[in-house]
RNA sequence: GGGCGGUUAGCUCAGCCGGUAGAGCAGCGGACUUUUAAUCCGUUGGUCGAGAGUUCGAAUCUCUCACCGCCUA
Numbered sequence: 001g002g003g004c005g006g007u008u009a010g011c012u013c014a015g016c017c018g019g020u021a022g023a024g025c026a027g028c029g030g031a032c033u034u035u036u037a038a039u040c041c042g043u044u045g046g047u048c049g050a051g052a053g054u055u056c057g058a059a060u061c062u063c064u065c066a067c068c069g070c071c072u073a
Stems, first nucleotide, its partner, number of pairs: 001072007010025004019056001027043005049065005
C1' cells in the first nucleotide's frame, strides 16, 4: 500500500435486511441485616467514533476521514 472486521450507557455487549435505542455488570435510592457482604425492589445514565449524502424517516444504506484488530504484499 491492498483486503476484511470492529467503533452503541462508566465497562462487556445486543440491536443486521430503515420506523424515533436495550440487557448484564457498575452507580444512586430503598427493603432485609447488629454491621458489611449477599439477596430482593425501584431508578439515573446515550449528539449510536466524526462529517456529508440518500430518504417522509438512518445506529441500520452510500461516501470520506479517524482510531483499534486481523490477513496480505

Transfer RNA from an uncultured beta proteobacterium, 73 nucleotides, folded computationally. Its Rfam family is "tRNA". About the family: Transfer RNA (tRNA) molecules are approximately 80 nucleotides in length. Rfam classes the family as a transfer RNA.